[in-house]
RNA sequence: UCGUGCUAGAUGGGGAGGUAGCGGUGCCCUGUACCCGCAACCCGCUAUAGCGGGGUCGAAUUCCGGCUCGCGGCACUCCUCUUGUGGGGUCUGCCUGAAGCAAGUGGUGACGAAAGUUGGGUCCCGCGCAACACGAACCUGUGAAUCCCGUCAGGUCCGGGAGGAAGCAGCGGUAAGCGGAGUUUCGUGUGUGCCGCGGGGUAGCACGACUGGAGCUAACUACUUUGGUACCGUCCGGAAGGGGAUGUCAACAGUCGGUGCACGG
Repeated sequence: UCGUGCUAGAUGGGGAGGUAGCGGUGCCCUGUACCCGCAACCCGCUAUAGCGGGGUCGAAUUCCGGCUCGCGGCACUCCUCUUGUGGGGUCUGCCUGAAGCAAGUGGUGACGAAAGUUGGGUCCCGCGCAACACGAACCUGUGAAUCCCGUCAGGUCCGGGAGGAAGCAGCGGUAAGCGGAGUUUCGUGUGUGCCGCGGGGUAGCACGACUGGAGCUAACUACUUUGGUACCGUCCGGAAGGGGAUGUCAACAGUCGGUGCACGG
């Protein structure tokens, strides 16, 4: 150095979970890397950590170790985002009530602010007037089969006659009643009145006059105080999910190194 045959060993690995602990079955992630039996109210072991029985490969691209990389998993951890949920109006924003203030806006003011004095008005009482509403009188229409009046055709009755009597219908008028009109008169009433007279009048309001000589107002914004409201925002709590940080475990891959025996050429 080559060949042959063996042995160690390999024949997937990992995560969570379970366990006193270690594996396995089961779940999950990687990945393609034999078979049979046992096995989650489990099966088999004891830090030498699956047990039992077979097959294949076999000292190296295949075994062992270091380093690099990092699929993926985990965390009562931390940060952030989203979704939905509970609480809170004693903190706090939005919204909103009340009171105050007078910086701004606005309104008003030398055609004279505030303040003061004063006059009557508004207000109350009494009387009156007017208006309105209602009623009555008056005017007018209608209106009595009969128990209203007048005149009473026809007809009826009395009479010898002359004449007389009662009286229906009709006509005219009237009473009770029912309507209409209204310039007039009278009466009753009132949340009527640019009305009148008299009296009263605490405060307020507006108007007028005088004094005065520049503010007054508080509608809106701002500010102050004190309340309300859990819709939204903020705050506190808890739940689910995504992302990141840190730590940890870690497949596959890459790279470097290490590692037997026997025989023969």
Molecule: Bacterial large signal recognition particle RNA
Organism: Bacillota bacterium